RNA sequence: CCGUGCUAGGCGGGGGGCUCGGGGUCCCCUGUACCGGAAACCCUCGAUACGCCGGGCUGAGUACCCAUCUGCGGCUUGUGUAGGACCGGGCAGCCCCCGGUAAGCAGCGUCGAUGGUCGGGUCCCGCGCGACUCGGAGCCGCGAACCCGGUCAGGUCCGGAAGGAAGCAGCCGUAAGCGGUGUCCCGGGUGUGCCGCGGGGACACCCGGCCGGAGCCGGCUGCCGGGGAUAGCGACGGCUCUAGACAAGUCCAGGAUGGGCUGCACGG
Numbered sequence: 001c002c003g004u005g006c007u008a009g010g011c012g013g014g015g016g017g018c019u020c021g022g023g024g025u026c027c028c029c030u031g032u033a034c035c036g037g038a039a040a041c042c043c044u045c046g047a048u049a050c051g052c053c054g055g056g057c058u059g060a061g062u063a064c065c066c067a068u069c070u071g072c073g074g075c076u077u078g079u080g081u082a083g084g085a086c087c088g089g090g091c092a093g094c095c096c097c098c099g100g101u102a103a104g105c106a107g108c109g110u111c112g113a114u115g116g117u118c119g120g121g122u123c124c125c126g127c128g129c130g131a132c133u134c135g136g137a138g139c140c141g142c143g144a145a146c147c148c149g150g151u152c153a154g155g156u157c158c159g160g161a162a163g164g165a166a167g168c169a170g171c172c173g174u175a176a177g178c179g180g181u182g183u184c185c186c187g188g189g190u191g192u193g194c195c196g197c198g199g200g201g202a203c204a205c206c207c208g209g210c211c212g213g214a215g216c217c218g219g220c221u222g223c224c225g226g227g228g229a230u231a232g233c234g235a236c237g238g239c240u241c242u243a244g245a246c247a248a249g250u251c252c253a254g255g256a257u258g259g260g261c262u263g264c265a266c267g268g
Stems, first nucleotide, its partner, number of pairs: 001268006009058003012030005020046005034055004064260007073251007081243004086238003091234001092230001093233002095228007103221003107216002115211008123200006129193002131190006138181005148173004156165003
C1' cells in the first nucleotide's frame, strides 16, 4: 500500500418555548438528512443529563475535532416612532351656559334711526247704546155632556085664556188652562261688544303728529371676560399589546480557508 472480516462512529444540525436543569414531542431557521411506536394534568434523564422502545443500513474517511473569517435565523436589554385597548385627573381646543364688544355678514333707517315732546290705543271704573238669553205685557188660535153666559127649535111645567117660567141638544161667546208669535213695549241676566261718552291708571308695548338729523339692532361669524361638563373628539399622565427602526449584547444552521486525528484481527 492492497484485500477480507469487525468495532468505535455515522444515518442531520441550530434557535425559541417548556423545565430547577439536559434532551425529546411543539413552533421557526438551515436544506435533504433510515423505518416504525409513545409523549403537555407530557415522555426520558441528572452537570458522567445532548433523549426512550423496536428494527434496518453504512462503517475508518468526502467522517470527526480545533482555529479564523463569513453568515440564514432567533433571543435579551435600551432608546425613539406609529397604531390599538384600558384607566385617570379635569387641561379647556371642540362642546354647553352667561355677560360684554361691534370688525365682517344679515335686518331696520333720509319714504327719517336713537332721542325728546304731545296725543291715542292695549288696562281699570261708571253711565249709555247694542248683541244674546229668560220672563212678562200685547196679539192670534184652541178651549166646558151637566154643576159658565146669551139665544134657546122640539118637548116639559103653571094658567080658563092672553100669556108666563125653568131649560136639554144646536149655534154664538167666554173662564181657568193650553199652544203660537213676541218686530216694537216692560223687567231680569251675561265667559257679551273692532260701539259711544266721562273719569282714572301705567310708563311696559303698539300707533300717530311735531322737533331734530344718522344711526339702531344684536340673529350668525369674529374678539374679550366669567362659569360648567366629562357623554364624545382633542391634549396630558399612567399601564399594556402590536408593528417597525436604531444601538448594544448573546446563541448560531450553512459556507470558505488552514491545521489535527484516523482503530482491531487475518492474509498478500

Model confidence (mean pLDDT): 81 of 100. A computed fold for a 268-nucleotide RNA from an Actinomycetota bacterium, annotated as Bacterial large signal recognition particle RNA. Rfam family: Bacterial large signal recognition particle RNA. Rfam's curators write: The signal recognition particle (SRP) is a universally conserved ribonucleoprotein involved in the co-translational targeting of proteins to membranes. The family's RNA type in Rfam is non-coding RNA gene. The RNAcentral record of the sequence draws on ENA. Lineage of the source: Bacteria > Bacillati > Actinomycetota. A source record names the gene ffs.